[in-house]
About this RNA
Model confidence (mean pLDDT): 82 of 100. The RNA shown here (transfer RNA) has 73 nucleotides and comes from a Candidatus Pacearchaeota archaeon. NCBI's taxonomy places the organism under Archaea, Nanobdellati, Candidatus Pacearchaeota.
RNA sequence: GGGCCUGUGGUCUAGUGGUAAAGACGCUGCCCUCACGCGGCAGAGGUCCUCGGUUCGAAUCCGAGCAGGCCCA
Numbered sequence: 001g002g003g004c005c006u007g008u009g010g011u012c013u014a015g016u017g018g019u020a021a022a023g024a025c026g027c028u029g030c031c032c033u034c035a036c037g038c039g040g041c042a043g044a045g046g047u048c049c050u051c052g053g054u055u056c057g058a059a060u061c062c063g064a065g066c067a068g069g070c071c072c073a
Stems, first nucleotide, its partner, number of pairs: 001072007010025004018056001027043005049065005
């Protein structure tokens, strides 16, 4: 330099055009316990990498950029 793939709460994933972006772990509070842990209940935390485009409607489709990974040279 060229090709391909990926980017969603702190972490790992689901969601693949249409009511409110879901779950697990983690975090906070309460219950439980002599206490810790386990367990139970509740809660906070995201405007989906950025900017444009398509569409009545975009996390989802298209383009450019950025970041990461793999391959080729």